Background: c-di-AMP riboswitch aptamer (ydaO/yuaA leader) from a soil metagenome, 127 nucleotides, folded computationally. Its mean pLDDT, the model's own confidence on a scale to 100, is 78. Its Rfam family is "c-di-AMP riboswitch aptamer (ydaO/yuaA leader)". About the family: This family represents a conserved RNA structure found upstream of the ydaO and yuaA genes in Bacillus subtilis and related genes in other bacteria.
RNA sequence: GGCCGAAUUCCUGCCUGACACGCGGGAAGCGGGGGACCCAAUGACCCGUGGGGUGAAUUCCGCGAAAGCGGAUAGGCAAUCUCCUUUAGCCGAACCCGACAGCUAACCCCGUAGGCACCAGGAGAGG
Numbered sequence: 001g002g003c004c005g006a007a008u009u010c011c012u013g014c015c016u017g018a019c020a021c022g023c024g025g026g027a028a029g030c031g032g033g034g035g036a037c038c039c040a041a042u043g044a045c046c047c048g049u050g051g052g053g054u055g056a057a058u059u060c061c062g063c064g065a066a067a068g069c070g071g072a073u074a075g076g077c078a079a080u081c082u083c084c085u086u087u088a089g090c091c092g093a094a095c096c097c098g099a100c101a102g103c104u105a106a107c108c109c110c111g112u113a114g115g116c117a118c119c120a121g122g123a124g125a126g127g
Base pairs, nucleotide, nucleotide: 002116003115004114008028009027010026011025012024013023014022029112030111031110032109033108034107039102050100051097052096053095054094059072060071061070062069063068075091076090077089080125081124082123083122084121085120
C1' cells in the first nucleotide's frame, strides 16, 4: 500500500504534566436475529435418532476401537471491470440457541472480531 470478513468512523468519561495506548459510555454506518395481517404450512396415530441460527464451509468415500487421518465435492476467495494467456493457487472451518422460532410492517434485541499475503503478462473499457 493491500486482501478475507458486517467488523469502520466520530463524540465523550477515566487514566496522564500532555498525547498515545487501554478501559467504560454514546452516536452514525455496516451486519445479524426475533416479531402481524396476507401468503405458506397444518388429517389421525406411533416413534424419538428433536429442531433452529451465524457462515462459502455442504455432501460422499476410505482407514481407525476411538481420538482422529486421508481423498473427493456443493459452495467461496484472489488489488475497478471484462477477455486472453499463465498454472503458483487458496478455503471448503468453527461456534451459538436450548424444546423453541416459516414469511413478516410497526416494534424489540444483538454484533462491530479475528486473521492473512507478497504468481504474473497482454488487450480493451471505465474511473